[in-house]
């Protein structure tokens, strides 16, 4: 130096063009003498930029992190 894969919530992840879901976690309640657990409800996300589109997590180029692989 080259070439692929990946970037969504605080974490691990689903979504292959049309309202971003879920599990933990986190704040309220409810239950218990008190914790644990368990139930209910409530918050939080699409790496940054252009592009194309009636619309863009999604397709495309580009920067930018992370990871194998050649050298």
């Nucleotide at each position: 130096g080259c070439g692929a894969a990946c970037g969504u919530a605080g974490u691990u992840u689903a979504g292959u063009g049309g309202u971003a879901g879920a599990a933990c976690u986190g704040g309220u309640g409810c239950u218990u003498c008190c914790c644990a657990a368990g139930c209910a409800u409530c918050g939080g996300g699409c790496g940054g930029g252009a592009g194309u589109u009636c619309g863009a997590u999604u397709c495309u180029c580009c920067c930018c992190g992370u990871u194998c692989g050649c050298a």
Predicted 3D model of a 71-nucleotide RNA (transfer RNA) from a Minisyncoccia bacterium. The organism belongs to Minisyncoccia, within Bacteria. It matches the Rfam family "tRNA". Gene Ontology term of the family: triplet codon-amino acid adaptor activity. Rfam's curators write: Transfer RNA (tRNA) molecules are approximately 80 nucleotides in length. Their secondary structure includes four short double-helical elements and three loops (D, anti-codon, and T loops). Further hydrogen bonds mediate the characteristic L-shaped molecular structure. tRNAs have two regions of fundamental functional importance: the anti-codon, which is responsible for specific mRNA codon recognition, and the 3' end, to which the tRNAs corresponding amino acid is attached (by aminoacyl-tRNA synthetases). tRNAs cope with the degeneracy of the genetic code in two manners: having more than one tRNA (with a specific anti-codon) for a particular amino acid; and 'wobble' base-pairing, i.e. permitting non-standard base-pairing at the 3rd anti-codon position. It is annotated as a transfer RNA. Its mean pLDDT, the model's own confidence on a scale to 100, is 82.